Transfer RNA from Acanthurus lineatus, 70 nucleotides, folded computationally. RNAcentral records the identical sequence in 10 taxa. RNAcentral holds the sequence, with entries from ENA. The gene name in the source record is trnP.
[in-house]
RNA sequence: CAAAGAGUAGUUUAAUGGAGAAUACUAGCUUUGGGAGUUAGCGGUAGGGGUUGAAAUCCCUUCUUUUUGA
Numbered sequence: 001c002a003a004a005g006a007g008u009a010g011u012u013u014a015a016u017g018g019a020g021a022a023u024a025c026u027a028g029c030u031u032u033g034g035g036a037g038u039u040a041g042c043g044g045u046a047g048g049g050g051u052u053g054a055a056a057u058c059c060c061u062u063c064u065u066u067u068u069g070a
Base pairs, nucleotide, nucleotide: 001069002068003067004066005065006064007063010023011022012021013020025041026040027039028038029037046062047061048060049059050058
């Protein structure tokens, strides 16, 4: 320099144009207390722009990162 891939919650991940789960954390219940259990809460689509009534998803561009080739 060229080609191909990846980026979602603190972590691991799902998603047919209409963002969910596990785990972690916080609070309540339970217990003499702890652990376990149970209920609720918290927190997310790498950045920017475009298309669409509506974008994680489609299009363009930038950043980071992985692989391959020269």